[in-house]
RNA sequence: GGAUUCGACAAGGCGAUCGCGGUCUUCGAAAGAAGCCCGAGGAAAGUCCGAGCACCCCAGGGCAGGACGCUGGGUAAUUCCCAGGCGGCGCGAGCCGAUGGAAAGUGCAAAGAAACCAGACCGCUCGCUUCGGCGAGUAAGGGUGUGAAGGUGAGGUAAGAGCUCACCGGCGUACAGGUGACUGUUACGCGUCAAGUAAACCCCGUCCGGUGCAAGUCAAGAAGGGACAUUCAAGGGGCUGCCCGUCCCGUCCCAUGGUAGACGCACGAGGUAUACGGUAACGUAUGCCCCAGAUGGAUGAUCGCCACCCGCAAGGGUACAGAACUCGGCUUAUUGUCGGUUCCCCUU
RNA sequence: GUCCUUGUAGUUCAACGGAUAGAACUGCCCCGUCCUAAGGGGUCAAUGCUGGUUCAAUUCCGGCCAAGGACACCA
Repeated sequence: GGAUUCGACAAGGCGAUCGCGGUCUUCGAAAGAAGCCCGAGGAAAGUCCGAGCACCCCAGGGCAGGACGCUGGGUAAUUCCCAGGCGGCGCGAGCCGAUGGAAAGUGCAAAGAAACCAGACCGCUCGCUUCGGCGAGUAAGGGUGUGAAGGUGAGGUAAGAGCUCACCGGCGUACAGGUGACUGUUACGCGUCAAGUAAACCCCGUCCGGUGCAAGUCAAGAAGGGACAUUCAAGGGGCUGCCCGUCCCGUCCCAUGGUAGACGCACGAGGUAUACGGUAACGUAUGCCCCAGAUGGAUGAUCGCCACCCGCAAGGGUACAGAACUCGGCUUAUUGUCGGUUCCCCUU
Repeated sequence: GUCCUUGUAGUUCAACGGAUAGAACUGCCCCGUCCUAAGGGGUCAAUGCUGGUUCAAUUCCGGCCAAGGACACCA
């Protein structure tokens, strides 16, 4: 200098003016006014997991169904996080893994002779032969395939073959280490066990009631229902264009319903600093802080200076993106800065 | 806001995890006709994107993207 990888942090800064939403205080009968303070995120997003909270359902047990799946720990909980094991990728730092069981059973196209009661297409060896082939042996070689019965060497044989032997590999038992997943090789045994697929059915283990703040609670006015009272005083409407007459409604009371509106709804598994415990995730103690709450939905605009980028300049620009009941995670989008590790090249 | 469903030729639909993804209509070319139409023959054209599982993925499983739907109250 280049490339890579891991982690942390920030999300342009300061000031002025105007505007918008909200808590609190004061004034006011109310409407409202004034003052003070606060006012988007690391993802507010996707709605993929897990909870709080609310309503509905619910004797007890079983089946079915669904989700998850190495070990130990963390947590309110999790499909999340931390640490470790195993496997894979990378020269390496490091990264990735839905990672229980294929020795309970079933299924799995094409190709190939054959894909587990085995099996002979070519080839090789022996025998027979009418010389075209036929029979027997053989899994070492060819070919097919993800996968063809472990590899190398020697012996052995008609040719061959764990057929036999040595070493390596594999499996099992015992022993040792570890909480455990698992590991180790010391010893012994087994010629030696065919491969993949369970994000195919399935088996084993653990867990699981439903709906979601448009949950749900309170509930004005109007209209509708019921009750009382019938006096007709006022009023409205129909029979009718008008008068009389007649019929209905209405003022008052009651309960439902749940619209407007209010609550749910902003102090919480909260944040932060220090100390202690723990490898870590995280936990405990003490101190300090209060940090959006809208409902057609606020969080903005302008000006000045500074920082960075583009441009000769004038000037323009500064990523992804906008809360909607609230938390803990995951995933996705995205700008910049800083630090550590690793590899390569060059120089001293 | 919450909860669901679906993405396959230009359009409407098929396709146990397994051959060159199939059919109808449409488009294009040819035949046919005096010229059209009907009819006949041929042809073009697709698994939303991206990873994973598997020997093999339209199909199974994640993550994105797009489209569509349902849910509060009215006597």